[in-house]
RNA sequence: GCGGAAUUAGCUCAGCUGGAUAGAGCGCCGGUCUACGAAACCGGAGGUCGCAGGUUCGACUCCUGCAUUCCGCGCCA
Numbered sequence: 001g002c003g004g005a006a007u008u009a010g011c012u013c014a015g016c017u018g019g020a021u022a023g024a025g026c027g028c029c030g031g032u033c034u035a036c037g038a039a040a041c042c043g044g045a046g047g048u049c050g051c052a053g054g055u056u057c058g059a060c061u062c063c064u065g066c067a068u069u070c071c072g073c074g075c076c077a
Stems, first nucleotide, its partner, number of pairs: 001073007010026004019057001028044005050066005
């Protein structure tokens, strides 16, 4: 340099053919229970969906550019 994959909550990941207020598990906070914890049960907070544009009535989803990570190939020495 070329090609491919990935980027969504603190972490690990879903999210269908573009459709209204984006979800789960773990973790965190509060409560119930307990002598106190843990476990269990109940409730809650937490998101610029990597960034910037574009298309569209409407974008996590489609298109373009850029960034970061990973994989493969290649070039120089």